[in-house]
RNA sequence: GUGCAGGAGAGCGCGGUGCCGCCGUCAGCGCGGUGCCGCCGCCGAAGGCGUAAUCCCGAAACCGCUCAGGCAUCAGGACUGCAC
Numbered sequence: 001g002u003g004c005a006g007g008a009g010a011g012c013g014c015g016g017u018g019c020c021g022c023c024g025u026c027a028g029c030g031c032g033g034u035g036c037c038g039c040c041g042c043c044g045a046a047g048g049c050g051u052a053a054u055c056c057c058g059a060a061a062c063c064g065c066u067c068a069g070g071c072a073u074c075a076g077g078a079c080u081g082c083a084c
Stems, first nucleotide, its partner, number of pairs: 001084006011040001013039010041071003047067001048065003054059002
């Protein structure tokens, strides 16, 4: 590195809006799905930054921050085990 197996935390939050579908209508409104934007709350295990120990002295943690990312399932996932 590849394959297989395991692998945590925290919102199905609120508002606006685009598209699609449904009931129905003169129209407005309503319901469901999905995308985007804003606000509030929260998480720490891609990545990033900071520092502890350590050392070859500028590198560096499973600690800290929360920039990025994430907060139903799916997915993603540091890391762990096995095989090659």